[in-house]
């Protein structure tokens, strides 16, 4: 110098770990003005009714915790298949001085 590996690094794919999340479960829950039903009271009625609607009650948004993915993510991993192999390192064979 040539060829054919190895293995790092590079791609991409799996599989693990970790991390968000959605979801789900518990509680709280519009004291800033959210829904439903709305006792009392209040309001129209002559009444029979009927109307707005405050508390409590139900539930929503929201809020903390728990769980957490088949969803998402990388300066992940003594993992594992592909693939490229310009480069780093390494080995076999051949050849040239």
């Nucleotide at each position: 110098c040539g060829u054919c590996g190895g293995u790092c690094c590079c791609u991409u794919c799996g599989c693990g770990a970790c991390g968000c999340u959605a979801g789900c479960c518990u509680g709280c829950a519009a004291a800033c003005u959210c829904c439903g039903c709305c006792a009392g009271g209040u309001c129209c009625g002559g009444a029979a009714g009927g109307a707005a609607g405050c508390a409590a009650c139900g539930g929503u948004a929201g809020c903390a915790g728990g769980u957490g993915a088949u969803g998402c993510g990388g300066g992940u991993g003594c993992c594992g298949g592909a693939g490229a192999u310009c480069g780093g390192c390494u080995g076999g064979c051949g050849g040239a001085g």